[in-house]
RNA sequence: AACUGAAAAAGGCAAACCCAUCGAAAGGUGGAGACGCAAAGUCACCGGUCUACGGGGAUUCAAUUCCUACGACAGCGGGAUUACCAGA
Numbered sequence: 001a002a003c004u005g006a007a008a009a010a011g012g013c014a015a016a017c018c019c020a021u022c023g024a025a026a027g028g029u030g031g032a033g034a035c036g037c038a039a040a041g042u043c044a045c046c047g048g049u050c051u052a053c054g055g056g057g058a059u060u061c062a063a064u065u066c067c068u069a070c071g072a073c074a075g076c077g078g079g080a081u082u083a084c085c086a087g088a
Base pairs, nucleotide, nucleotide: 003087004086005085012037013036018031019030020029021028022027035075041081042080043079045078046077047076048073049072050071054068055067056066057065058064
């Protein structure tokens, strides 16, 4: 340095729910709160998933419905990159 995370040590992050707020929504942010996480640090490059303001189509042209990210998810997987401790 790479690899590994059984046993330790110092710690770290923070799901759901609730409150406030931004957003059309998905979801984000802050507070409170812990389900869990050895990268649950960071990044939308690849796959996947979620939403559909807007755009397009269907319709008895109304309700409604279908398709579509330039939106979102890094706690879905892969990949890239940085990193504490230890060495069964």
Molecule: c-di-GMP-I riboswitch aptamer
Organism: Sulfuriflexus sp.